[in-house]
Context: one part of a larger RNA
Molecule: small-subunit ribosomal RNA, 3' major domain
Organism: uncultured bacterium
Order: sequence, then C1' cells, then structure tokens
RNA sequence: UGACGGGGGCCCGCACAAGCGGUGGAGCAUGUGGUUUAAUUCGACGCAACGCGCAGAACCUUACCCGGGCUUGACAUCACGUGGUAACCCUUGAGAAACCAAGGGCCCCCUUCGGGGCCGCGUGACAGGUGCUGCAUGGCUGUCGUCAGCUCGUGUCGUGAGAUGUUGGGUUAAGUCCCGCAACGAGCGCAACCCCUGCCCAGUUGCCAGCGGAGGUAACCCCUGCCGGGGACUCUGGGGGGACUGCCGGUGCCAAACCGGAGGAAGGUGGGGAUGACGUCAAGUCAUCAUAGCCCUUACGUCCGGGGCUACACACGUGCUACAAUGGGCCGUACAGAGGGAGGCCAACCGGCAACGGGGAGCCAAUCCCAGAAAGCGGUCCUCAGUUCGGAUUGUCGUCUGCAACCCGACGGCAUGAAGCCGGAAUCGCUAGUAAUCGUGGAUCAGCUACGCCACGGUGAAUACGUUCCCGGGCCUUGUACA
Repeated sequence: UGACGGGGGCCCGCACAAGCGGUGGAGCAUGUGGUUUAAUUCGACGCAACGCGCAGAACCUUACCCGGGCUUGACAUCACGUGGUAACCCUUGAGAAACCAAGGGCCCCCUUCGGGGCCGCGUGACAGGUGCUGCAUGGCUGUCGUCAGCUCGUGUCGUGAGAUGUUGGGUUAAGUCCCGCAACGAGCGCAACCCCUGCCCAGUUGCCAGCGGAGGUAACCCCUGCCGGGGACUCUGGGGGGACUGCCGGUGCCAAACCGGAGGAAGGUGGGGAUGACGUCAAGUCAUCAUAGCCCUUACGUCCGGGGCUACACACGUGCUACAAUGGGCCGUACAGAGGGAGGCCAACCGGCAACGGGGAGCCAAUCCCAGAAAGCGGUCCUCAGUUCGGAUUGUCGUCUGCAACCCGACGGCAUGAAGCCGGAAUCGCUAGUAAUCGUGGAUCAGCUACGCCACGGUGAAUACGUUCCCGGGCCUUGUACA
C1' cells in the first nucleotide's frame, strides 16, 4: 500500500422484510451427469456450465463408429514430362454408393501457328488435418457491474515504500455538485450528445365525424370513401417546438441541494434502449476465424454407403401441460401491435369430419395475402366425481415435406384414456403498464421433434413499516503473525 476480520461507523441493490406468482411432487419436452454402446463426436462445470455453442442432427450437416474406395489427393500455387481435343453431358453394364468400364453426343476461346486456356496420366515441390496446447497468442465474449470508481502532470510532505490531490462537513442515482483544505489542474469513467416512446405544428397510397352527390333496396332506416369535398379522428414519417429545479413558498451556511406548490401531455435523470472505466477471474473460446510450437502424411488427409449424435436402471438443471367451477365443452359476437411474402404469401369457390387436396384472383406489397387474434362479452350444458377435470401412453386409418420418414419427422381422424386432488427440506422471479395471464409474428428452415429463442401487442394487480438479520457492493476507520 492492499487483502482479510463471526471489528466499528455511514450508504446502496427485489439483498432481506412486505406482497404476488412459481420451482422442488406428476406427465411430457429439452440440456447435463452417469451408465450403456462399434460409436453414443467435441466443447461449456459455483454465482458467471446444464432450452449453453446448436437462429433447425432422417441423408446432408458430422467433426464419431462400421464397411467399401482414393493417394499431387475434395481444395490452392508452381515446375517438368506425356497425351487429349474441349470442358462437359447422355445411355448402357457392374456396384450399396463413391467409383470403374464401354458406347454416343458436343468438338469452345485466344494465337505471332511454336503454343496457351481446359482436361487426363506420371513425377516433384506441396496441399490437407474440427489432431494437441485458450497455461504460447490475436480477435471476440462472460463476470464483478451501470457498481462509482481508476489514474496522471506539476507542486508539497516523507530517508524510503508511499502519501497528498481522491480525505473532511453537506448533498446526489453518480469522484453529482457545493463549502472547506498544500494543493492546483487534467484524463478514462458518471452525466449529456444518439435511438424508441409520451404532448403540439403536414395530409398521400392512409382516414371519413359532419355537408352534398352516386350506387345497393319497392322504399325509409341503413350500408359502400365510389365521387365532390374535409383535417375532425385513427394513422404514417421527415423536420421543429417542449422540461431547464425555469417560477412561487419553506428548509439549508447567503451554497450545493432537499420538501411542498403552480402551470403543463409530461416533471425534478419523464419511461425504455444503446452505451460497460483501470482492472479481476492464467475465466471462456486453437471447433467461427486468425495464429506460434508440436504431431499425422497410401493417413490423425479425402470420397461414399449404412449406423450413431435420438441409447436408458437412474440423478440434477431449465421449461411446457395440468391437478379444475375465477373452470371445462359447444354456439354466437367484439377489439391489437409488430412482422413476413416471388423457387414466395396464397383470397373467393369446390371436395374431405379433419390434416389436406383441387382451384386459380390479387400482391415485388400503408393497396393483395399469411390473418380466424386469444383471454373478453352474451347464451347454454356439466355440479364436485379421478369427473364432460387431465391429457400421457398405446392401437389403427390417413395427410404433407422430402431421393428417402424402420432406426429417427410433423400434423389429422377414431379408439385408448396413465400419473396427477396444489407438491418435504429447500429455492427462484418480480416495485407498474411491472408481476401474473392471453394470444400474435419472426429468424433458422424442404420438413421438423419450437413447449426453445427473439420480438409484438391485449387484460392488468398486490406490497414496501423498515435496514436488526441473510447475500453482493461503495466510502471512511481499526486490528493483523497474510501478500
């Protein structure tokens, strides 16, 4: 000087408390450990590994296993020799395919006619490696932590390590600001500048309240933005305004600031996001990529067929669905936002109980489609039962994607209807448009094991006395035999 203390003081954080909903029990999904296996590829391991890399494992992917092939190689550059006219495509044979053989088609471009491009064979340099070391590394990332800290220059003090500044009195979300002070300044952080959202200024492709017209109707009501027109409202997207403790009162050292009030759509960082200081964990990644060293070189490279990554006595994590009446079934009816769409989204209509099939309009999208939002509301059945709760499991018949659904896809119909009656010790999330609950979309993607992830809106709470205690953290101080 740090670190540590079951030392002290001050102060924060869903840290506790106060509340609401869960997890831990059940079934299933998914990841992991373990076990098994020819292989169940590899990595990640307290917080900060375990719905993590995987935003898509039937083949492919794929790195693993078994088997069948190839060695200048699936891929790059170059050299030499030799051969070919293309390269390439098609057919046939054998084969599980890779690949091999035969036949046929094609017979291109530049040319100084030597040749070159391109291809085959041979040879040599070399290629190749998801092989090892993240304790050799770059880059990127997690974490403490969006915590309020971490430092420097000069000066001063100290023999020196170092201190001071950065401590102290207030204050703040904040090393935020004020005052004081042997310090005076400065940098990286904080804040602000950026994006979304909340209020106000415009009107096309969007909108139609009120006015006139047209059309639908026998006619009024009513319906259709179709026309004149309108900017009210919804909405769209570019620029600007608006909030600054600016104003008033009180408290305070006359300061910083705090408390209350006015006006206002909004207050005291309005709400959310992006943004992550010096550093810590020899944290993670050599399997994104890059890279040093080591190792393999007819194989640890490479091609193909099949299998495996989907195993299953178990154990754990994360989720989904439930155990019902604030519910379940059926019928009717209402209201979003944000997205996606051309090898695509697919309307009307028709067939089918349905998955889906047929059909073909429109849309390169404020215009058409995905697209019925669901919870909600109205009506009706069920009345406490393992049930009209719950849907696992299994049988069977089908649909779709795809070369191919046996291992190992999703979905539909009928039948089957398991455990489960609210969960021990323990443990998690959340302070407001939040939790809870309800549906919607997207990426990846042929399809999908998505209940995951990311985003979107609908409905919409309870509680916080307080800081003694548990956990993490900040500042000062104290002890230390620790560094």